Predicted 3D model of RNase P RNA and transfer RNA as a complex of 426 nucleotides.
[in-house]
RNA sequence: AAAGCAGGCCAGGUGAUCGCUCCCGGGAUACCGGGAGAGGAAAGUCCGAGCUCCGAAGGGCAGGACGGUCGCUAACGGCGACUCGCGGUGACGCGAAGGAAAGUGCCACAGAAAGGGAAACCGCCACGCAUCUGUGUGGCAAGGGUGAAAAGGUGAGGUAAGAGCUCACCGGCGUGCCGGGUAACCGGCGCGGCCUGGUAAACCCCGUCUGGAGCAAGGCUUGGUAGGGAGAGGGGUGGCCCGCCCAUUCUCUCCGGGUACAGCCGCAGGACCAUGUCAGCAAUGACUUGGCCAGAUAAAUGAUCACACCCGCAAGGGCGACAGAACUCGGCUUAUGGCCUGCUUUGAAC
RNA sequence: GCCGAUGUAGCUCAGUGGGUAGAGCAGCUGAUUUGUAAUCAGCGGGUCGGGGGUUCGAAUCCCUUCAUCGGCUCCA
Repeated sequence: AAAGCAGGCCAGGUGAUCGCUCCCGGGAUACCGGGAGAGGAAAGUCCGAGCUCCGAAGGGCAGGACGGUCGCUAACGGCGACUCGCGGUGACGCGAAGGAAAGUGCCACAGAAAGGGAAACCGCCACGCAUCUGUGUGGCAAGGGUGAAAAGGUGAGGUAAGAGCUCACCGGCGUGCCGGGUAACCGGCGCGGCCUGGUAAACCCCGUCUGGAGCAAGGCUUGGUAGGGAGAGGGGUGGCCCGCCCAUUCUCUCCGGGUACAGCCGCAGGACCAUGUCAGCAAUGACUUGGCCAGAUAAAUGAUCACACCCGCAAGGGCGACAGAACUCGGCUUAUGGCCUGCUUUGAAC
Repeated sequence: GCCGAUGUAGCUCAGUGGGUAGAGCAGCUGAUUUGUAAUCAGCGGGUCGGGGGUUCGAAUCCCUUCAUCGGCUCCA
C1' cells in the first nucleotide's frame, strides 16, 4: 500500500424569532412565565414476557415449539464462555450439533443390485459339450461399468479363482479400565473382525416447555325504544374433547337511549436512565450517588434567519443515509450514512 | 395498531405426503378464403415474488425478506 476479519462510537453544534403537543405556576379565564418533546432501528410483527379479559385456567388427548455442555436472564427460538464438526492460507466465520445398531417410509433416471445380507452386465475360475472365435452348469465379487451414494483402506498369507476368509498396520464402531475437566468432551492402555449406506428442515422415538385471545385487551362516567341490557327454559351450532364452563341462535318475561370522528382511566416511576466501585474470562449481577426522560388520538415533535463547521481561488454550494412513536419492555431480523480501534494475509522498502 | 391469507407463462388457474413445470384464453407461423372471422396443423414464451439453508436433487420442506388482499373499533 492493497485485500480482508472483528469490535466500538456518532446520527449533527450555538443563538434568535414565529408556530404545534403536553406538564407546572400565576391569573381578571383574554392570557402570561417556565420546562419537556422520536429512533438505532421508532420498521418487519419473527420470538419471549409484563398487563387485561375469557370461570378460578382445571383434567385428558391431540397439536405446536425447542434440542452439544455449563452459565446469564422475569422469560426466550435470545446472550456469553467452552466442546465437537465444516469452511477459510489466516484474522475469523457458520452449524435446527438428541436418536438412522426402536419401528415404518423414500432413494427418480441409470444400474445386476438402493439395504433383503440379496443380486451379477463385462469379467475371473472349475467342470461338461463343442473345438480353437464359443456354449451350458456351478463358484466368486478382486477389477471394469452405472450412479449423488455400491458395504472399510494398504500389504501379506490363502485359494481353482476370490473374498475380513485369516493375519499385521491404519481408520471407524461397540465395550472395559485409568487420567484430566462441573459437564459436553479430550488423552492413554486393552478387548471384540463388530465393519453397521443416506434421509428425522419424512413419519416417528426420547427429553424439556406449552390454555386462548389481545390495549380496537379491558374498566368507568354521561345518555337511553333498539341490530341494546338482565333473567328463565329446553333444543341446535361453535369454542380440540369433557364438565355444574363460555359464546351464539330460537321462545317467554322485565328494563331501557343518546348523536359527539363522546369523554376519562388503562398511559408513562419503569425487569427505567446516567456515573462510579466491586464480583465474574464474559453474558450479567450487587451496591453507591444523581436524575425524571414524548404521551398524542387522525394524531404534536416544524419553519426562517444568523454564527460556527465542510467543499471551492471566487461566485456560491452543503449541513447528510435509512427512516418517524401509538400500552410497555427484553431480543432477533431487515434497511442505512460516516468515524475510530485492534488483528490477518500478500507485496515493496529498511 | 392487532390478526389472517395469497404470490406459478401476457391473463385466469392446475401441480404442494421432493425426482427435468402443465391446461384454457391470448401471441406468432403456415394452410383454407377473393379477403376477414371461424376451423385445421405447428411454434415460441417460466430466475415458480427475492435471498439463504436441508437434501444427491426443492415450485413443493425450513428460515428470512418483499409485494398484494381481507377481517377486527360500539347498539352508537
It holds a member of the Rfam family "Bacterial RNase P class A". Rfam classes the family as a ribozyme.